The prediction has a mean pLDDT of 84. The RNA shown here (SAM riboswitch aptamer (S box leader)) has 101 nucleotides and comes from Mesobacillus harenae.
[in-house]
Order: sequence, then C1' cells, then structure tokens
RNA sequence: AUCUUAUCGAGAGUGGUGGAGGGAACUGGCCCUAUGAAACCCGGCAACCGGUUAAAUACACGGUGCUAAUUCCACAGAGCAACAGCUCUGAAAGAUAAGAA
Repeated sequence: AUCUUAUCGAGAGUGGUGGAGGGAACUGGCCCUAUGAAACCCGGCAACCGGUUAAAUACACGGUGCUAAUUCCACAGAGCAACAGCUCUGAAAGAUAAGAA
C1' cells in the first nucleotide's frame, strides 16, 4: 500500500518548548492562527482491541487513537421555501480500530 467489518452530531488545557503555518486524498468555498499555527513534552478524553467485572453505557491497567467548527461544508434524492437557503435520507471519498493475506 490492498481487502473485510464497525464507528465517525458527544467528550478532551488560561500548561511548557517552538516560531508560521494549519483545518485526515485532490479541488472549490469557508474558517483557525503573533490574543501564537505545525511539531514535541506534560496533562486530559474514552472510539476500537485486550484486561478486570456476574454483567456493564463501570475502571484508564495495557496497545493504538483522539484532544476548533457534524468527517467544517461541498455529491445525489426527497420535502419545505418567493429567492437565498433549511431539514431528512443515501452514496462516494476519508479517518480510526480490529482482522486477513
């Protein structure tokens, strides 16, 4: 890197280092950011697997993960609407976990 399954509206910092970017493919928007971006450390949360438990939506003990905005929105269908737009459903793609080869 590929395939399968599940989940993705909640949750999580007035910290330290750092010094200009960032928002999980591309693209178009729209946002965050010197009242400090990414990254690292500490802290925290609890999605999955393991563990404990009679069981668990409990425990944070282990392995990953996560720690602005619904996966930030965007694609299609249906409905509402005078227009902008809004709501619901589904898909495509993506992220995470576990497994497979």
Taxonomically the source falls in Mesobacillus (Bacteria, Bacillota, Bacilli, Bacillaceae).